Model confidence (mean pLDDT): 76 of 100. The RNA shown here (Bacterial RNase P class A) has 347 nucleotides and comes from a Spirochaetota bacterium. Of the family's consensus pairs, 94% are formed in the model. Lineage of the source: Bacteria > Pseudomonadati > Spirochaetota. RNAcentral holds the sequence, with entries from ENA. It matches the Rfam family "Bacterial RNase P class A". By type it is a ribozyme. Gene Ontology terms of the family: dimeric ribonuclease P complex, ribonuclease P activity and tRNA processing.
[in-house]
RNA sequence: GGAGGGGAUCGAGCAGCCACGCGGGUUCGCUUUUGCGGACAGCGAGGAAAGUCCGAACACCGCAGGGCAGGAUGCCGGGCAACACCCGGGCGCCGCGAGGCGAUGGAAAGUGCAACAGAAAAUAUACCGCCCGGAAACGGGUAAGGGUGAAAUGGCGAGGCAAGAGCUCACCGCGCCUCCCGAGAGGGAGACGGCAUUGUAAACCCCGUCCGGUGCAAGAUCAAAUAUACAGCCGCUUAAGGGCUGCCCGUCCCAGGCUGUGGGUAGAUCGCAAAGAAAUUCGCGGUAACGCGAAUACAAGAUGGAUGGCUGCAUAGACAGAAUUCGGCUUAUGAUCCCCUCCUGUU
Numbered sequence: 001g002g003a004g005g006g007g008a009u010c011g012a013g014c015a016g017c018c019a020c021g022c023g024g025g026u027u028c029g030c031u032u033u034u035g036c037g038g039a040c041a042g043c044g045a046g047g048a049a050a051g052u053c054c055g056a057a058c059a060c061c062g063c064a065g066g067g068c069a070g071g072a073u074g075c076c077g078g079g080c081a082a083c084a085c086c087c088g089g090g091c092g093c094c095g096c097g098a099g100g101c102g103a104u105g106g107a108a109a110g111u112g113c114a115a116c117a118g119a120a121a122a123u124a125u126a127c128c129g130c131c132c133g134g135a136a137a138c139g140g141g142u143a144a145g146g147g148u149g150a151a152a153u154g155g156c157g158a159g160g161c162a163a164g165a166g167c168u169c170a171c172c173g174c175g176c177c178u179c180c181c182g183a184g185a186g187g188g189a190g191a192c193g194g195c196a197u198u199g200u201a202a203a204c205c206c207c208g209u210c211c212g213g214u215g216c217a218a219g220a221u222c223a224a225a226u227a228u229a230c231a232g233c234c235g236c237u238u239a240a241g242g243g244c245u246g247c248c249c250g251u252c253c254c255a256g257g258c259u260g261u262g263g264g265u266a267g268a269u270c271g272c273a274a275a276g277a278a279a280u281u282c283g284c285g286g287u288a289a290c291g292c293g294a295a296u297a298c299a300a301g302a303u304g305g306a307u308g309g310c311u312g313c314a315u316a317g318a319c320a321g322a323a324u325u326c327g328g329c330u331u332a333u334g335a336u337c338c339c340c341u342c343c344u345g346u347u
Stems, first nucleotide, its partner, number of pairs: 001343010013313006020044003025040006046319001050330002053328005058215004070211005075089005090104001091102004105206002110204002112200003127146002129142005154172002157169003173195001174193002177190005219270004229261006241253004276298001279296007
């Protein structure tokens, strides 16, 4: 200098002016109170507010207990309120490496599938070739070599053989047994087995563990209106009530009418906003995730839905806009810094 790997932090600051939202501050005016209005001050998006993919809180419904169905999950140990998240470890695969990725239990419980090619794809088999016999056709042996395929019946070397073959042997792999190490997943060593029960379970399935449903439009309170219900009063042809301008008369219609309770729609308020399964710093414990203790700071909050603009310093720009609230994951994106790996050059 180049090419990479891992991690952390920030996502703008200050000043002036203008605009918008809020209630928990001060003050003024109106108002009996409640409250309404003004002024000043204060506060006012994110690291992902996003996707809504997991897990919870909370609310309502359901629920003796258990099972079936269905869904989720799946190496081991730990963390957490919980999780599919996080930490540490094992194993496998990828990478020269720093590192990365893995739903990573079971394929001798059963079933299914393995396209094309190929002789043959799971129960048995031989296209070319090789060897033996034969003049040849062909018969027999073989699975070294070639060829097909994503995958071909352990690999490799030597011996052996007509040619070959775990047929035999060494090493490696695999299986099984014993011993040792480890908390465990698992690792190591030795002995045995000649290896003909291949792969696939984000295919059905089996096994272990977990799971009731719906989501703040949950739900709660107040409460015009309407229906129905209950109670009281009035009235039912001697007319309560209603129409004809307010009253009286008159006239027409008419069997119900009025009040209260209750009900619950519109609407309003709460849920919901200041304080916690939280954050930061320090100490202690732990490899770590995290736990314990102490201290510190803490006021966004609508419901047609606020959070913006201009100027200057000094040049602000990427992805992007809260709607019940938290913990994660994933995705999008700008800048800065730290550690590490490989290659190359110079001294």